[in-house]
């Protein structure tokens, strides 16, 4: 510090996710040791049991028992006395403590933090100083007796003490109270400041030690003396601790909490610091700088994270606060409204004799419960601290320790060295090896931890005693302080630590290995099981699932889950944005607020600087130190960015004052304008003029009009449309008219008048910062809509009809109502858009246009130069993700406002406000997805555009589709009908030939190292043979036979049969694992690269453009220049000529022979054959064109513009076809899915389709005669002449290994005859009979022949195919395969031989450019909504049930305060009767908790039914959007 993820790719925006750190954690697997820490985050839920606050006899009275000892009595085991126990235990009065310590977290508050104030206060214990501690009095608990009660406990009688209580009295330095003088301070109110005066008021307690001088008893004591100790009282201070008040700071929720408040705000009476309380008066007070309400939460030092700013958090430790079962209340006290106190109410639990009682773990342990989850009912007061005590001491679950828990941090170990036969074994393999791996074993060592044995120092100081010194004292006593010595005290713990001993012995796991992210293979599985943080993996070759081997990372831990911060500049102060990604309010006026020109002066609030105080300790940081180190602990420093007080500075901001004119405004003079409002008025056009109800109709004229893609509805013989004259009425204003004008925006358009707003220009004068923006607020605000009343010509939602359509609630047509218009009033929204808030300043230009002005020139207009204001276009810098913007900024800056923070849910729900309503405005959440989006790029596509091509259409010729048959396919059937091919690009295709074979399929019967290959072992050294029998055959059985080849003579090789296992074998699967081959777009003209340039980039350029071509063919131009694969050419064939050659071919000329024939001699001319050459290149001429490329025409030529034909197929597309040609990975079968054999099947047959043949006839059929090819094939062959047969064919065999012989008669044609339009002398299917040939074999299932039979069919619906010249059409011939044949197929060959092409509008297909796109699996794309089903969350909902709270009222426990005519009453007085006085009880009033009633608010849960939303694999219906998406979209 970044990374992954939207796309085919790119840049951007933007969310989601990851890597880091963290934790009071939990869970999974695993687990050796130690140190230091930490440990109910949930139920402030309920608690059994034990302990957690007592202490003091030096305040006081009283005071046991068990037991032991000594007696006595005797009933010998009882009673009783004394002593010890013992002035002990327990209890009581009294004092101090119990308000600390410990726990927990229910309050948004002066609660906390920080800094101040207290002239408005308190402070027990401690400390300093001063003064005292006198004299009296009456009770009461304990105890005794009596009574009530189950108990808890209570009542009464009698006695007694105090440092308990009372104060009748004394004293008063000082204190307090009221009065009043002066001084000082002051916030001017006062002063609880000082000082002097006079008056009034209030005190106390002793204990202990010592002593005997005084007094009393009297050896010694005491009530006496003393005070050195402890207490007590009154004062004045200190310290400590607290109370109260104030400034600032302190979570979320803002108009979906916006208004709140009645003791409320102020005054003033009384008390008091204080409306804190009380009576009166007034009506105030708080609030947008967030009151009031709701939710959540203890606050802080700190902790975690972060570069920081920040964000989150508030366990342990420390400070503060609050609470103690829930609510209320006070008492006591220095301090409480009190955790282990009291009273009351409530809930709960327990005891009960049913009458009543008891209790409060949020102390330490512990239990139940809750929960993912959090420990021992331990030891000790040895240390530290606290309470009490004079002290010893005692109490202390505070604390110190131990136990449990890897919960965290830190440290250590699980060994070290050597060791290559690279062992065994595992895994893998290309079978060679590789790897685990020096790893192990082996050898040599060491001894941490653990084990056994031994085993400290220190943590201890106090205290007591002794001695001594000092203080105090009359004193050597007592006592206090110091010093020295002695004695005693350890829970942890026999622990830390150290030493010795033995032994490598007891000690490694967890997660991960597709990318992010370090680390790869095998097997299993087969969209299953599963994984997953995100992207995503898994459908038979998974580095992603599970296992294994190996590897990587951490390590006594490792992973997972949760939390927080970070990354996230993803709330942006540091540090973001708003034209199109989310985001500028529709526009203005203007309040608060924010910001604000120039100069001078003053001030010092902000600002800057110095000082002082504070910012607790701990923590963090730095420097030291102590535990062996570290964690941890100790010491010191720094820091704590803050707050407060105070001194200074004066540039800037603010404030005061005084000026100034440039910002802003006013005045004067001009011209421009659809700016606004009202009134009036004009012409053109549409419509209407039957009656009713305003006006007014009339003429000409006749059958149609209208409307559409085409029609129809509709109007019209009752006279329309058309035309003409007249009338009525409403609405809108052609031309002018212009990216022209005006207005803030919405918007504004005939003309005239009136009223009125704003802007602009020119020149001077005046005011003197008066300015900008603008939350709320107010006003304006298109269209539609609403209300009331008018108006209504045209247009026109709704509606009706007609069409279209599968449907058509639409598009089209005919009608037509609201509405559109006017007046008044609402509504308040729009893609209200420049998708661009307002203001100011600055930053190259060019060119239009509108308004006003200046200059030059001119008679003047125009033109030209120029200033200001508006409105456009282009363009530099700059900006931008790009597109683009660019002085009218989206540039550079400042000021102010509004708005945004992933998509969906949703601009929706609820609530509020506004509205008559429609609705508007404000505006969420649950849930869900990993994207949604912007700009640009390349493709593809379009019922987009431009150009161009093609038998693509058109123009023609002939077919298919109808019939019969052949053949292939589907379907069906079957034991099997083997398999493959499926739009074009499967279907006379693989198959150039299924009777057996082929053959892969089926049936039956058989075989297992195999029909075939290699190796091994053994046998045999023999040959591989014959015959017979059974069988359908394979096969089985019997029988028979014999020495081949080479030789260096040693032997070798081949062959046969038997055995064994390795293996063979598979037309079994996967063409979606593959190679190779092929089809197709397409013989279309395209497809790319290098360098350069442009662009952030994907990419572009080149390859586009202007021409041209069959062509990316060529030319020109050009930020491109070149190149490659394609095109063309080179190859074959054909057309012409030449040369050479001349047999088997040829025969002109010369001979010979024949009835005749190149038959023969000969010839080499011709034809031909087959080798080599030539020819054609837009080369020449003319025209067009740009002087080019090229095109058009012409000449010559056998051929003319690639002459005709063939071969030749770029980058790629279709997961196209083929595992059954072959090859091949993987999988599968192995007495079978292999191999052999028989018979059958592939030939089935209601049907459907494709491709063909033959026809339907006279351009023909039949018969007779007659002419002319080319290219092939032939020895397992072609076969002549001849003979036989009607024929297929048979017999026989010359010739031919082929320019020689044969197949071999070409046919259409031509010349005749006949048939005469008919199911025929057409057509030949089908069937019967008889044959021929091939072949082991023609039944299933061959071809051919003869005779007979003579079906459909009379030119073919919708639709559809081929062909542009030697072509179509038509005619025959040959070949491959092959024994034969299904051939009408396929591939070739020649004969005869046309028609048509105006042309590119349209259909199909291809190409280039351009455009749009929401497509990229690329239109066979994408995608919307209803409905149906399932699930999820949510709104409404008659209501129902809880929580909380406001208001009104009732009620009123305990308590406090007031009153009290009742009752009671020790302290004083008394005449003893009583009185005084206060107190208690009772009663009552006020306040008030719980509770109750009524009525509201709010919140949660639930609710029949219901609304929409989201998600889901294939559902249904349509096709709304994306292309002009087929009606442009919104």
């Nucleotide at each position: 510090a970044g990374a992954g993820u939207u796309u085919g790719a790119u840049c951007c925006u933007g969310g989601c996710u990851c890597a880091g750190a963290u934790u009071g954690a939990a869970c999974g697997c695993u687990g050796g040791c130690g140190g230091c820490g930490u440990g109910c985050c949930u139920a402030a839920c309920a608690c059994a049991u034990g302990c957690a606050a007592g202490u003091c006899g030096u305040a006081c009275g009283a005071g046991a028992a068990a037991u032991c000892c000594c007696g006595a009595g005797c009933u010998u085991g009882c009673u009783u006395g004394g002593g010890a126990g013992a002035g002990u235990a327990a209890a009581g009065u009294g004092g101090c403590g119990c308000a600390c310590g410990g726990g927990u977290g229910a309050u948004a508050a002066c609660g906390c933090g920080u800094g101040g104030g207290u002239a408005a206060c308190c402070c027990a214990c401690c400390u300093u100083c001063g003064a005292a501690u006198c004299u009296g009095g009456g009770a009461u608990a304990a105890c005794u007796c009596c009574g009530c009660g189950a108990a808890a406990g209570c009542g009464g009688u009698g006695c007694u003490a105090a440092u308990a209580c009372c104060a009748g009295g004394a004293u008063a330095a000082g204190a307090c109270c009221a009065c009043a003088g002066c001084c000082g301070c002051u916030u001017c109110g006062g002063c609880u400041g000082g000082u002097a005066g006079a008056g009034g008021u209030a005190a106390a307690a002793g204990c202990u030690g010592a002593c005997c001088u005084c007094u009393c008893c009297a050896u010694g004591g005491a009530a006496g003396u003393u005070a050195c100790g402890c207490g007590u009282u009154c004062g004045a201070g200190g310290a400590c601790g607290g109370g109260c008040c104030c400034g600032c700071g302190u979570c979320c929720u803002a108009g979906u909490c916006a208004g709140c408040u009645u003791g409320u705000u102020g005054g003033a009476u009384g008390g008091g610091c204080g409306g804190c309380c009380u009576a009166c008066c007034a009506a105030g007070g708080c609030u947008a700088c967030u009151a009031u309400g709701g939710g959540u939460a203890g606050c802080u030092g700190g902790u975690c994270u972060g570069a920081g700013a920040g964000g989150a958090u508030g366990a342990u430790c420390a400070g503060c606060c609050a609470c103690a079962c829930u609510g209320g209340a006070a008492c006591u006290g220095a301090g409480a409204c009190a955790c282990g106190g009291u009273c009351c109410a409530g809930a709960c639990u327990c005891c009960u004799a049913c009458g009543g009682g008891a209790g409060g773990c949020a102390g330490c342990a512990g239990u139940g419960g809750g929960g993912a989850a959090u420990u021992u009912u331990g030891c000790g007061c040895a240390a530290u601290g606290g309470g009490c005590g004079a002290a010893a001491g005692u109490c202390u679950g505070a604390c110190g320790c131990a136990g449990c828990a890897a919960c965290g941090c830190c440290g250590c170990g699980u060994g070290a060295g050597u060791g290559a036969u690279g062992a065994a074994g595992g895994u893998u393999u290309u079978c060679g090896g590789a790897u685990c791996g020096u790893a192990a074993a082996g050898c040599u060592c060491u001894g941490u931890c653990g084990g056994u044995g031994g085993g400290a120092a220190g943590a201890a100081a106090c205290u007591a005693c002794u001695a001594u010194c000092g203080g105090a004292u009359a004193a050597u006593a007592c006592u206090c302080g110091g010093u020295a010595g002695u004695a005693c005290u350890g829970a942890c713990g026999g622990u830390a630590c150290c030493c010795a001993c033995a032994a490598a012995g007891g000690a490694a796991g967890c997660a991960c290995c597709g990318g992010c992210u370090a680390a790869c293979u095998c097997c299993g599985u087969g969209c299953c099981a599963g994984c997953a943080g995100c992207c995503g993996c898994g459908g038979u070759a998974a580095u992603a699932c599970g296992g294994a081997g190996g590897g990587u990372g951490c390590a006594a831990g490792c992973g997972u889950u949760g939390u927080u911060c970070g990354g996230a500049a993803u709330u942006a102060u540091u540090g973001g944005g708003c034209g199109u990604a989310a985001a500028g309010a529709g526009c203005g006026u203007g309040u608060a607020g924010g910001c604000g020109g120039u100069u001078g002066u003053c001030u010092a609030a902000g600002u800057c600087u110095g000082a002082u105080g504070u910012g607790a300790a701990a923590g963090c940081c730095c420097g030291g130190g102590g535990c062996u180190u570290a964690a941890c602990c100790c010491c010191g420093g720094a820091a704590g960015u803050g707050c407060a007080u105070u001194g200074g500075a004066a540039a800037c901001u603010g404030g005061g004052c005084a000026a100034u004119u440039u910002g802003a405004g006013u005045a004067u003079g001009g011209g421009a304008g659809a700016g606004g409002a009202a009134a009036g008025u004009g012409g053109a056009a549409u419509u209407c003029c039957g009656a009713g109800u305003g006006u007014a109709g009339g003429g000409u004229g006749u059958a149609g009009g209208g409307g559409u893609g085409a029609a129809a509805u509709c109007c019209g013989u009752a006279g329309a449309u058309a035309u003409u004259c007249g009338g009525a009425g409403g609405a809108a204003c052609a031309c002018c008219a212009g990216u022209g004008g005006c207005g803030a925006a919405g918007g504004c358009g005939g003309c005239u008048u009136u009223c009125u707003g704003g802007a602009c220009c020119a020149a001077u004068a005046c005011u003197g910062a008066c300015g900008c923006u603008g939350a709320g607020a107010c006003g304006c605000g298109a269209a539609a809509g609403c209300g009331u009343g008018g108006g209504g010509a045209g247009c026109a939602a709704a509606c009706a009809g007609g069409a279209u359509u599968a449907g058509a609630u639409a598009c089209c047509c005919u009608g037509g109502u609201a509405g559109u218009c006017c007046a008044c009033g609402c509504c308040g929204u729009a893609a209200a858009c420049g998708a661009u808030g307002g203001g100011u300043a600055c930053u190259a230009g060019a060119u239009g246009u509108c308004g006003c002005g200046g200059g030059u020139a001119u008679u003047g207009a125009c033109c030209c130069c120029u200033g200001c204001g508006g409105u456009g276009u282009c363009g530099c810098a700059g900006c931008u993700a790009a597109c683009g913007c660019a002085u009218u900024a989206a540039g550079u800056a400042c000021c102010c406002c509004g708005c945004c923070u992933g998509g969906g849910g949703a601009g929706u729900a609820c609530g509020g406000u506004c509205g008559c309503a429609a609705g508007a405005u404000u505006a969420a959440a649950a849930c869900u997805c990993a994207a949604a989006g912007g700009a640009a790029u390349u493709g593809a596509c379009g019922g987009g555009c431009c150009c161009g091509c093609a038998c693509a259409c058109a123009a023609g010729c002939g077919g298919u589709g109808g019939a019969g048959c052949a053949u292939g396919u589907g379907g069906u059937u079957u034991a099997a009908u083997u398999c493959g091919a499926c739009g074009c690009a499967a279907c006379g295709c693989g198959a150039a030939g299924a009777a057996c074979c082929u053959u892969a399929c089926c049936u039956a019967g058989g075989u297992u190292u195999g029909a075939c290959a290699u190796c091994c072992c053994g046998a045999u050294c023999g040959u591989a043979u014959u015959a017979c029998u059974a069988g359908a055959g394979a096969u089985a059985g019997u029988u028979u036979g014999g020495u081949g080849c080479c030789u260096u003579c040693g032997g070798g090789a081949a062959u046969c049969g038997a055995g064994u296992g390795a293996c063979a074998g598979g037309u079994g699967c996967u063409g979606c694992a593959u190679g190779g081959c092929u089809g197709u777009c397409g013989u279309c003209a395209g497809c790319u690269c290098g360098u350069g340039u442009c662009g952030u980039g994907a990419g572009a350029u080149g390859u586009u453009g202007g021409g041209u071509u069959a062509a990316g063919u060529c030319c020109c131009g050009c930020a491109a220049c070149g190149a490659g694969c394609g095109c063309a050419a080179c190859c074959c064939u054909u057309a012409u000529c030449c040369u050479u050659a001349g047999u088997u071919g040829c025969c002109a000329g010369c001979a010979c022979a024949u009835u005749a024939u190149g038959g023969u001699g000969g010839g080499a001319a011709c034809u031909c054959u087959a080798a080599g050459g030539a020819u054609a290149c837009u080369g020449c001429c003319g025209g067009u064109g740009a002087u080019a490329a090229a095109c058009c025409g012409g000449a010559g030529g056998a051929a003319g513009g690639u002459g005709g034909g063939g071969a030749u197929u770029a980058c790629g597309u279709c997961a196209a076809g083929u595992c059954a040609u072959c090859a091949u990975g993987g999988c599968c079968c192995u007495u079978a899915u292999g191999g052999g054999c028989u018979g059958g099947g592939c030939u089935a047959c209601g049907c459907a389709c494709g491709u063909g043949c033959u026809a339907c006839a006279a351009u023909g059929g039949a018969c007779g005669g007659u002419a002319c090819a080319g290219a092939g094939g032939g020895u397992c062959g072609c076969a002549a002449u001849c003979c036989c047969g009607c024929g297929a064919g048979g017999g026989g065999g010359a010739g031919c290994u082929a320019a020689u012989c044969c197949c071999a008669g070409a046919a259409a044609g031509c010349c005749g005859u006949u048939c005469u339009u008919a199911g025929u002398c057409c057509g030949g299917a089908u069937c019967g009979c008889a044959g021929u040939c091939u072949g082991c074999a023609a039944c299933u299932c061959g071809a051919c022949u003869g005779c007979g039979u003579g079906a459909a069919g009379u030119c073919g619906g919708a639709a559809u195919c081929g062909c542009u010249a030697g072509u179509a059409a038509u005619c025959g011939c040959g070949a491959a395969u092959c024994a034969g044949c299904a051939a009408u197929g396929u591939c070739g060959c020649g004969g005869u031989g046309a028609a048509u092409a105006c042309g590119u509008u349209c259909c199909c297909g291809g190409g280039c450019c351009u455009u749009g796109u929401a497509c990229a699996c690329a239109c066979c794309g994408c995608c919307c909504g209803u409905c149906a089903c399932a699930c999820c969350a949510u709104g409404g909902g008659a209501g129902u049930g809880g929580g909380u709270u406001g208001c009104a009222c009732c009620a009123g426990a305990a308590g406090u305060a007031g009153c009290u005519a009742g009752c009671u009453u020790a302290a004083c007085c008394u005449u003893c009767g009583g009185g005084a006085g206060g107190a208690g009880c009772g009663g009552u009033u006020a306040c008030c908790a719980c509770g109750g009633u009524g009525u509201g608010g709010u919140u949660c849960a639930u609710g029949a039914c219901u609304g929409g939303g989201g998600u889901g694999a294939a559902g249904u219906c349509g096709u709304a959007a994306c292309a002009a998406g087929g009606u442009a979209c919104c």
Model confidence (mean pLDDT): 80 of 100. Predicted 3D model of a 1530-nucleotide RNA (small-subunit ribosomal RNA) from an uncultured prokaryote.